Molecule: SAM riboswitch aptamer (S box leader)
Organism: Gammaproteobacteria bacterium
């Protein structure tokens, strides 16, 4: 860094350093922030993707894939707001301001593969 698959309305904060912007992305909105945000470091925590354990299913049998559950010492990830919201297109509703549903695109995380 390309591609594939899965998930994305839940959950989880303290201390130190720093010092002006930050919330991926063009735009709009809204929000956080000198009562110190964002970021970095340390500690703590959340979660359960991989890995681990048990059971099931499959099988002649075993393994793998698959399903369910468990633990949290391992590899990641995460700890304002739904991925903060909208934008694109479809359908439905509308008091015409807008609202709702399921998608596309983009993105994030994990796993696999190159």
């Nucleotide at each position: 860094u390309a591609c594939u698959c899965a998930u994305c309305g839940a959950g989880a904060c303290c201390g130190g350093c720093u010092g002006a912007g930050g919330g991926a992305u063009a735009a709009g909105g809204c929000c956080c922030u000198u009562a110190g945000a964002c970021g970095c470091c340390g500690g703590g925590g959340c979660a359960a993707c991989c890995g681990c354990c048990a059971g099931g299913a499959c099988u002649a049998a075993c393994c793998a894939c698959c399903c369910u559950g468990g633990a949290a010492a391992g590899g990641u990830g995460c700890c304002a707001a739904c991925u903060c919201c909208u934008g694109c297109a479809a359908c439905c509703c509308u008091u015409c301001g807008g609202g709702g549903u399921a998608g596309a695109c983009a993105g994030a995380u994990g796993a696999g593969c190159g």